This is a predicted structure of a 350-nucleotide part of an RNA (small-subunit ribosomal RNA, central domain) from a metagenome. RNAcentral holds the full RNA, with entries from SILVA.
Context: one part of a larger RNA
RNA sequence: CUGGGCGUAAAGCGCGUGCAGGCGGUUUGGUGAGUUGGAUGUGAAAGCUCCUGGCUUAACUGGGAGAGGUCGUUCAAUACUGCCAGACUUGAGAGUGGUAGAGGGAGGUGGAAUUCCGGGUGUAGUGGUGAAAUGCGUAGAUAUCCGGAGGAACACCAGUGGCGAAAGCGGCCUCCUGGCCCAUUUCUGACGCUCAGACGCGAAAGCUAAGGUAGCAAACGGGAUUAGAGACCCCGGUAGUCUUAGCAGUAAACUAUGUGAACUUGGCGUUGGUGGGUUUAAAUCCAUCAGUGCCGUAGCUAACGCGAUAAGUUCACCGCCUGGGGACUACGGCCGCAAGGUUAAAACUC
Numbered sequence: 001c002u003g004g005g006c007g008u009a010a011a012g013c014g015c016g017u018g019c020a021g022g023c024g025g026u027u028u029g030g031u032g033a034g035u036u037g038g039a040u041g042u043g044a045a046a047g048c049u050c051c052u053g054g055c056u057u058a059a060c061u062g063g064g065a066g067a068g069g070u071c072g073u074u075c076a077a078u079a080c081u082g083c084c085a086g087a088c089u090u091g092a093g094a095g096u097g098g099u100a101g102a103g104g105g106a107g108g109u110g111g112a113a114u115u116c117c118g119g120g121u122g123u124a125g126u127g128g129u130g131a132a133a134u135g136c137g138u139a140g141a142u143a144u145c146c147g148g149a150g151g152a153a154c155a156c157c158a159g160u161g162g163c164g165a166a167a168g169c170g171g172c173c174u175c176c177u178g179g180c181c182c183a184u185u186u187c188u189g190a191c192g193c194u195c196a197g198a199c200g201c202g203a204a205a206g207c208u209a210a211g212g213u214a215g216c217a218a219a220c221g222g223g224a225u226u227a228g229a230g231a232c233c234c235c236g237g238u239a240g241u242c243u244u245a246g247c248a249g250u251a252a253a254c255u256a257u258g259u260g261a262a263c264u265u266g267g268c269g270u271u272g273g274u275g276g277g278u279u280u281a282a283a284u285c286c287a288u289c290a291g292u293g294c295c296g297u298a299g300c301u302a303a304c305g306c307g308a309u310a311a312g313u314u315c316a317c318c319g320c321c322u323g324g325g326g327a328c329u330a331c332g333g334c335c336g337c338a339a340g341g342u343u344a345a346a347a348c349u350c
Base pairs, nucleotide, nucleotide: 004321005320006319007304008303012318014201015200016199017198021194022193023192025088026087027086028085029084030083031082033081034080035077036076037075038074039073040072041071042069048066049065050064051063052062053061054060091191092188093187094186095184096183097182098181103177104176105175106174107173108172109171110154115149116148117147118146119145120144121143125136126135162169163168206247207246208245209244210243211242215241216240220236221235222234223233258317259316260315261314262313263312266295267294268293269292270291271290272289273288274287275286276285299306300305323350324349325348332343333342334341335340
């Protein structure tokens, strides 16, 4: 250098933006770098292959020919690739006209419920469990009614519904703001795809500082259970959960399925558009685009299954794997306040 792979066997970076790099639509002309052919030079000897000799043979060895190259020079070819110049509109982007949405940020606001506080009524239990007990309660609890405080979360609507790159996003209103989709085909004219490094985002738990704390609840205390109970069950309960500003950078970060593009029988749902037909207007119906589901043809697959949202048929680029354990480890580097993260072996062993 070459091979085979990556849904579940080892293997898709958690997700994006994107420089270098790789790859790149249709068409005309030029060039002739890559490419192809001819000629020529060179490619020492030994070695290699073939032919042929010498030692009895072989190894070994003499002679001849050939092969051997990202090589030089020169002539020619011009399909493809590159480069230069010009053009095009299908890719991509912009414009115009519309739709939907828990997309993001900030501010405000609403009701239900839990808890606590004050007051009224009221009296002996309440709570909890498999059964109990700890707990709370005659200093008046539980229950019930009225008033107040405060924090957190938003029942119904709600839907294999929607939006977002992923993480994720759900009461209502206002402001600021990102993206998708559809129609049109008005404009630009390949402006594209992918992307090592880099940069950014990134659930929960955790850390720093300052607030906040209703409920829940690691740790902790108590009651049970049990042989024991460091648990499961019960009564309490602090960090935390919430906010602001930073850090951290990991998850079964999962569709365990990288991104983009093209092609390949069908059926049934659903979301957002558009066009047509119908209707007084709708709904139903037909077509089409973009999502999101189920079932299945061919094909694929070890099987399970996948099946236009491919794991089918192909192309471009990136990442990753190479027996199990040792080892998501050690050492070193980088990052971090720490916890730790990231990169990542070997001995040994089966």
Notes
Model confidence (mean pLDDT): 88 of 100.